[in-house]
């Protein structure tokens, strides 16, 4: 530098939460098992799940951004290009389009994008200038290829050789590219600026919803087909005659809810990420919310840290241990 | 649990991508006054934190960090 793994261990006593059988005087009670993580943390991505009188057009918005692949899906992953940073192992990039338009480039400089020319060099001169250049100074992040040799009044891709850019074309390669040739000399830079391309996004978020029970009013108000509500920011459409809006009232239980794109084993395909068969386990499920005290005993003396729909990720926080490779 | 929003001096606001970040209260220090307020002058002080883009970042993007609403 990169990857893997581990989370004090063992015996005991005594507690707390689910379940399963079982007793019960329905208040428990015995008795068997289970009982937090690698991040359960942030809620940043994506899915599943529900649910929205349907989820339909259309604008407008928001992501995303090399290629190839992988997924249920992703901004993850993983293989590979090209760029960049390191002596090296190895590490990293939001890497489409600047000849579609449109803005911006402060200060500085002559000039900041359309060419122009402040010092300079040249040539003419009536000495007041006029022309001709862009090699050289100077500003600046950023100045019309870059170094050389020819050329020239001086100078220039104006020639030539190499390079670096563009356009053709062969070749190789799924593809980003990579390579040879050949051609004219070739004018910025910024899209984490607005935009243009492609691809993609309906909303809400388990306090969703969905049943029991209890509890209240028969209250006020707009309303009668669109000037309420629902549905998304907006328009269309599309529903609804109360299922609208005010005020007041109730405030408990159950189910959602744990067998799941699970984990471990072993084979086969795949570089790999990841996919397929076999076997084999069930592994928190609370609702003021459970994992915690104490003894002994080893050691390397134990960090960051507590589920609340569930799942894949990412990002942060952290204590160690092994392996492999690079340099000195 | 889930969503939305906000970070700029000590407070309380400002600043098209141009840096010397400003401006009222406050603070400290001189002047004035017998002393004190008031006044007047000079002065310290700050973009939450760390990356990226860009010649240049308080502004733009990405990650944390704090604050504050909201929904049964």
């Nucleotide at each position: 530098c990169g990857a893997a793994c581990c989370a004090g261990g063992c015996a005991g006593u005594c507690g707390c939460g689910g379940g399963g059988c079982u007793c019960u005087u329905c208040g428990g009670g015995g008795u068997c098992u289970c009982g937090a993580g690698g991040a359960a943390a942030g809620u940043c991505c994506g899915g599943a799940c529900a649910c929205c009188g349907u989820a339909g057009a259309g604008c407008a918005g928001g992501g995303u951004g090399c290629u190839g692949g992988u997924u249920a899906a992703c901004g993850g992953c993983c293989a590979g290009c090209c760029g960049g940073g390191g002596a090296a192992a190895c590490c990293u990039g939001a890497g489409g389009g600047a000849a579609a338009g449109u803005g911006c480039c402060a200060c500085a400089g002559a000039a900041a994008c359309g060419a122009a020319a402040c010092c300079g060099c040249c040539c003419c001169u009536c000495c007041g200038g006029g022309g001709g250049u862009a090699a050289g100074g100077g500003u600046g992040a950023a100045a019309a290829g870059g170094u050389g040799c020819g050329g020239u009044a001086a100078g220039a891709g104006c020639g030539c050789a190499c390079c670096a850019g563009c356009g053709g074309u062969c070749u190789g390669g799924u593809g980003a590219c990579a390579g040879g040739c050949c051609g004219g000399c070739u004018g910025g830079g910024u899209a984490a600026a607005c935009c243009c391309c492609a691809c993609u996004c309906g909303g809400u978020g388990c306090a969703a919803g969905g049943c029991c029970a209890a509890a209240u009013c028969g209250g006020g108000g707009c309303g009668u087909c669109a000037c309420g509500g629902g549905u998304u920011g907006c328009u269309c459409g599309c529903c609804c005659a109360g299922u609208c809006c005010c005020a007041g009232g109730u405030a408990g239980g159950c189910c959602g809810c744990a067998u799941g794109a699970g984990g471990c084993g072993u084979c086969c395909g795949g570089c790999a990420a990841c996919g397929g068969g076999c076997g084999u386990c069930c592994c928190a499920g609370a609702u003021a919310g459970a994992u915690g005290a104490c003894u002994g005993u080893c050691c390397a003396c134990g960090a960051c840290a507590g589920a609340a729909u569930c799942c894949g990720g990412c990002u942060u926080a952290u204590g160690g241990u092994u392996c492999g490779c690079u340099a000195a | 649990g889930c969503c939305c929003u906000c970070g700029u001096a000590g407070c309380u606001c400002a600043a098209u991508g141009g840096a010397c970040a400003g401006a009222g209260c406050a603070c400290g220090c001189g002047c004035c006054u017998c002393c004190u307020a008031a006044g007047c002058g000079c002065g310290g002080g700050a973009u939450g934190c760390a990356g990226g883009u860009u010649c240049g970042a308080c502004u733009c993007c990405u990650g944390c960090c704090g604050g504050g609403g909201g929904c049964a």